Model confidence (mean pLDDT): 81 of 100. A computed fold for a 76-nucleotide RNA from Desulfobotulus mexicanus, annotated as transfer RNA. Its Rfam family is "tRNA".
RNA sequence: GUGGGUAUAGCUCAGUCGGCAGAGCACAAGGUUGUGGUCCUUGGGGUCGAGGGUUCGAGCCCCUCUACUCACCCCA
Numbered sequence: 001g002u003g004g005g006u007a008u009a010g011c012u013c014a015g016u017c018g019g020c021a022g023a024g025c026a027c028a029a030g031g032u033u034g035u036g037g038u039c040c041u042u043g044g045g046g047u048c049g050a051g052g053g054u055u056c057g058a059g060c061c062c063c064u065c066u067a068c069u070c071a072c073c074c075c076a
Stems, first nucleotide, its partner, number of pairs: 001072007010025004019056001027043005049065005
């Protein structure tokens, strides 16, 4: 240089054909317990990597860019 993959909560990841952004763990509060753990209930937490475009409506479609990663090519 060429072609892929990944980017969504603190972490690991879902999100189907474009129509209310989710789960588990973690965190906070409460219950249970003599205390803690386990278990149960409730709650907080998101510019969906960045910028544009399409659309009534975009995590999802289109374009550009960034980071990480894989394969291949060229030169020496």